A computed fold for a 99-nucleotide RNA from Gemmobacter serpentinus, annotated as TPP riboswitch aptamer (THI element). Its mean pLDDT, the model's own confidence on a scale to 100, is 76. The organism belongs to Gemmobacter, within Bacteria.
[in-house]
């Protein structure tokens, strides 16, 4: 000094699901309120933002578990996918330069 991490600002991206005859259950950070016949919009709370697995596609996949189940794994060294700034030095790293 420069790159990471890490924290804050502002913007931005995303999901909201499964079981059960019903009562209810069940995982996870989230499974949410209101409009709308549906599609979808609009918010709240979360979670990510290129060193990207948040999240989509694949996929009514495959294996497992399980009262089911979209749950867990694979897949996946697969393809996609949203960023500027400002501070720190309790952290790491690499270059200079002095000792």
């Nucleotide at each position: 000094g420069c790159c990471c991490g890490c924290a804050c600002c502002u913007c931005g991206g995303g999901g909201u699901g499964c079981c059960u005859g019903a009562u209810g259950g069940c995982u996870g950070a989230g499974a949410u309120g209101c409009g709308g016949c549906a599609a979808c919009g609009c918010g709240a709370a979360c979670c990510c933002g290129u060193a990207g697995a948040a999240c989509c596609u694949g996929a009514a996949c495959c294996g497992g578990u399980u009262a089911g189940g979209a749950c867990c794994g694979g897949c996946g060294g697969a393809g996609g996918g949203a960023a500027g700034g400002u501070g720190u030095c309790a952290g790491g790293g690499c270059c200079c330069u002095c000792a």
Its Rfam family is "TPP riboswitch aptamer (THI element)". Rfam links the family to the GO term thiamine pyrophosphate binding. From the family's description: Vitamin B(1) in its active form thiamin pyrophosphate (TPP) is an essential coenzyme that is synthesised by coupling of pyrimidine and thiazole moieties in bacteria. The sequence was found by an Rfam model in a public genome assembly.